[in-house]
């Protein structure tokens, strides 16, 4: 430089759950809190999962599929990038 990740040092990062705001939703984003995480930094590129939606079905209602379309999820899995420290 490539891989590799230690019961190592420094330092990050934040599930669920609660408040608070924002959006129709899925979710964001600020606080707590800590369930993890060596990219749990960044990109929706392929696959996936959710939101909305035409139109079916049933139909009192609740439900059930679900085309295009647009929209979330980077803490679902591969993939692209960038990058801290150094033992074997």
């Nucleotide at each position: 430089u490539c891989a590799c990740g230690a019961c190592a040092a420094a330092g990050g990062c934040a599930c669920c759950c609660c408040c608070g705001u924002c959006g129709a939703g899925a979710g964001g984003c600020g606080g707590g809190u800590c369930c993890g995480c060596a990219a749990a930094g960044c990109c929706a590129c392929g696959g996936g999962u959710c939101c909305u939606c035409a139109g079916g079905c049933a139909c009192u209602u609740c439900g059930c599929c679900g085309a295009c379309a647009g929209g979330a999820c980077a803490g679902c899995c591969g993939g692209g990038u960038u990058a801290c420290c150094g033992a074997c």
The RNA shown here (c-di-GMP-I riboswitch aptamer) has 88 nucleotides and comes from a Frankiales bacterium. Model confidence (mean pLDDT): 84 of 100. Its Rfam family is "c-di-GMP-I riboswitch aptamer". Gene Ontology term of the family: cyclic-di-GMP binding. Taxonomically the source falls in Frankiales (Bacteria, Bacillati, Actinomycetota, Actinomycetes).